[in-house]
RNA sequence: GAGCGGGCCGGGCGACCGCGAGGCCGCAAGGCCCCGAGGAAAGUCCGGGCUCCACAGGGCGAGGUGGUGGGUAACGCCCACCGGGCGCGAGCCCGGGGAAAGGCAACAGAGAGCAGACCGCCGAUGGCCCCGAGGCGCCCCCGUGGCGCCCGCGGGGAUCAGGCAAGGGUGAAACGGUGGGGUAAGAGCCCACCGCGGCGGCGGCGACGCCGUCGGCGAGGCACGCCUCACCCGGAGAAAGGCCAAAUAGAGGAGGAGCGGGUCGGCGGCGACCCCACGGUGCGGCCCGCACCGUCCAACUCCCGGGUAGGCCGUUCGAGACCGCCGGCGACGGCGGUCCCAGAUCGAUGGUCGCCCCGGUCUUCGGACCGGACAGGACCCGGCUUACAGGCCCGCUC
Numbered sequence: 001g002a003g004c005g006g007g008c009c010g011g012g013c014g015a016c017c018g019c020g021a022g023g024c025c026g027c028a029a030g031g032c033c034c035c036g037a038g039g040a041a042a043g044u045c046c047g048g049g050c051u052c053c054a055c056a057g058g059g060c061g062a063g064g065u066g067g068u069g070g071g072u073a074a075c076g077c078c079c080a081c082c083g084g085g086c087g088c089g090a091g092c093c094c095g096g097g098g099a100a101a102g103g104c105a106a107c108a109g110a111g112a113g114c115a116g117a118c119c120g121c122c123g124a125u126g127g128c129c130c131c132g133a134g135g136c137g138c139c140c141c142c143g144u145g146g147c148g149c150c151c152g153c154g155g156g157g158a159u160c161a162g163g164c165a166a167g168g169g170u171g172a173a174a175c176g177g178u179g180g181g182g183u184a185a186g187a188g189c190c191c192a193c194c195g196c197g198g199c200g201g202c203g204g205c206g207a208c209g210c211c212g213u214c215g216g217c218g219a220g221g222c223a224c225g226c227c228u229c230a231c232c233c234g235g236a237g238a239a240a241g242g243c244c245a246a247a248u249a250g251a252g253g254a255g256g257a258g259c260g261g262g263u264c265g266g267c268g269g270c271g272a273c274c275c276c277a278c279g280g281u282g283c284g285g286c287c288c289g290c291a292c293c294g295u296c297c298a299a300c301u302c303c304c305g306g307g308u309a310g311g312c313c314g315u316u317c318g319a320g321a322c323c324g325c326c327g328g329c330g331a332c333g334g335c336g337g338u339c340c341c342a343g344a345u346c347g348a349u350g351g352u353c354g355c356c357c358c359g360g361u362c363u364u365c366g367g368a369c370c371g372g373a374c375a376g377g378a379c380c381c382g383g384c385u386u387a388c389a390g391g392c393c394c395g396c397u398c
Base pairs, nucleotide, nucleotide: 001398002397003396004395005394006393007392008391009390011356012355013354014353015352016351017350019036020035022033023032024031025030038374042385043384045383046382047381048380049379050237051236052235053234063232064231065230066229067081068080069079070078071077082096083094084093085092086091097228098227102226103222104221118168119167120164121163122162125161126160127159128157129156130155131154132153134150135149136148137147138146139145140143176194177193178192179191180190181189195217196215197214198213199212200211201210202209203208241313242312243311244310252303253302254301255300258276260275261274262273263272264271265270277295278294279293280292281291282290283289320339321338322337323336324335325334326333327332357372358371359370360369361368362367
């Protein structure tokens, strides 16, 4: 200088005013003391406590998790290790059970399941064709002549059959990879190394690793999502849930004043009106009085039950915080000591000023101005994820 990993802070002090909870004093008004957000209080994504509902047991279905061993109340979290990938390294990342059974593989491509030959390579073997030598036959102008036949020999063609799967090409994927030998050309055909698989030994609790030996490779790919295996899992959540309980309406029970007299209508049950008595309500300070309603079950009063508004509990002492010692590589656990650290319910935790701190701009170097993040409890914990101006510390690598 460039990086890697981990931890922490996230403005400080003072004055004044204001807000919420608690304690003390006071008849009250009020006064005094003390406490008052976070590392994420957030997203509500996992796991638990707590509460109510459901539930004999088992199974199906749905959902989740997925290397191994630990930690924990529990987890999809954390720690250590294993395997794979990346990096010179410190370290980082990972969707890591199973391809035995079923299932899937579009398009392209010759061929995608006991596959296949488009281009290409070869053409050993068997044909075909050409050239040469040779042999045989015929012809003539008798020569180093011409024509024909024989693919038996030598050479060639890549033409047919055929061989190959090395190379090209298609594809996400083409039936081990690299190099050598070999071959007509090739190919695990053979060999070395690597990979893969089987067996054995050793180490490890284990995932797994190392070594040896055998097999020439046949057994291909896809499992976030079909399938399958193992394990986990009942539902709802603070508007959970419990207690007290107004008004109004309805339902139930008890109390509650005439079966009074007369007239009229009607076959009648009955109805209307008048008089007297009684009850309730209203007017009024009260009585009298007046008005209205009622005298069968009403009005009205009382009681019981349910429970709305409203209030209280749940609700903050808890898998608590800090310090020390011990055990453990570590996550974490054990023991001892000290401490109490927000509890609102339309929701408090704020504002102003001064000094200082940090950053930026300007400067006449005296200073002036601007800015200091993300965000805020609501039953409580353990995690994960996401947001965050600026700054500090520790360990390590090149």